[in-house]
RNA sequence: GCCGGUUUAGUUCAGUUGGUAGAGCAUCGCACUCGUAACGCGGGGGCCGUAGGUUCGAUCCCUAUAGCCGGUA
Numbered sequence: 001g002c003c004g005g006u007u008u009a010g011u012u013c014a015g016u017u018g019g020u021a022g023a024g025c026a027u028c029g030c031a032c033u034c035g036u037a038a039c040g041c042g043g044g045g046g047c048c049g050u051a052g053g054u055u056c057g058a059u060c061c062c063u064a065u066a067g068c069c070g071g072u073a
Base pairs, nucleotide, nucleotide: 001072002071003070004069005068006067007066010025011024012023013022019056027043028042029041030040049065050064051063052062053061
């Protein structure tokens, strides 16, 4: 340099023939307990790496670009 993969909540990851996004852990509250932890119940938290394009509508399709991982001469 070229090729491929990946980027979604604090973190690890789902998701969708295109119709305004979910789980585990973490965190906060409640209940339980003599008290703590564990277990149980509930809440908050993201507009999906960035910028354009297509579309009535984009996390999803197209283009460019950035980070990370791998392959190749």